[in-house]
Molecule: transfer RNA
Organism: Candidatus Pacearchaeota archaeon
RNA sequence: GGGCCUGUAAUUCAACGGCAGAAUAAUUCGUUCGCAACGAAUAAACCUGAGUUCAAUUCUCAGCAGGUCCA
Numbered sequence: 001g002g003g004c005c006u007g008u009a010a011u012u013c014a015a016c017g018g019c020a021g022a023a024u025a026a027u028u029c030g031u032u033c034g035c036a037a038c039g040a041a042u043a044a045a046c047c048u049g050a051g052u053u054c055a056a057u058u059c060u061c062a063g064c065a066g067g068u069c070c071a
Base pairs, nucleotide, nucleotide: 001070002069003068004067005066006065007064010024011023012022013021018054026042027041028040029039030038047063048062049061050060051059
């Protein structure tokens, strides 16, 4: 320098154009003399910009970051 893949919650992952979900973690409550475990509830995210579309996490383009292969 070039090809390919990936980017979603604090972490690990879903969601193939129509209300962004799950597990763990966090907070609160219950249970306990207390802790843990357990049960219930709450908060928390689409890498950036542009385009297409009635509507974009999703499709297209550019950029950024990471991974991998070639040179």